Record summary:
Model confidence (mean pLDDT): 82 of 100. A computed fold for a 73-nucleotide RNA from Candidatus Kapaibacterium sp., annotated as transfer RNA. Its Rfam family is "tRNA". It is annotated as a transfer RNA. Rfam's curators write: Transfer RNA (tRNA) molecules are approximately 80 nucleotides in length.

RNA sequence: GGGCUCGUAGCUCAGUUGGGAGAGCGCAGCGUUCGCAACGCUGAGGCCGAGAGUUCGAAUCUCUUCGAGUCCA
Repeated sequence: GGGCUCGUAGCUCAGUUGGGAGAGCGCAGCGUUCGCAACGCUGAGGCCGAGAGUUCGAAUCUCUUCGAGUCCA
C1' cells in the first nucleotide's frame, strides 16, 4: 500500500422486508432479610464510530473518512 471482517447502553453482544433501538451482566430505588447474599418488581443509562448521499422513512443501502482485528505484498 491492497483485500476481508468488525465498530449498537459502563462491559459482552443481538438486531434480514428499510418503519418498535434491544438482551444478559453491571448500576439506582423498592419489596423480602436481624443484616448480607440470592430472588422479585420498577427505573436510569444510546451522537447505532464520524461526515455526506439515496429514500416519505436509514443501525440497516451507497460514497468518503477514523479506529480495531486479520490476510497478502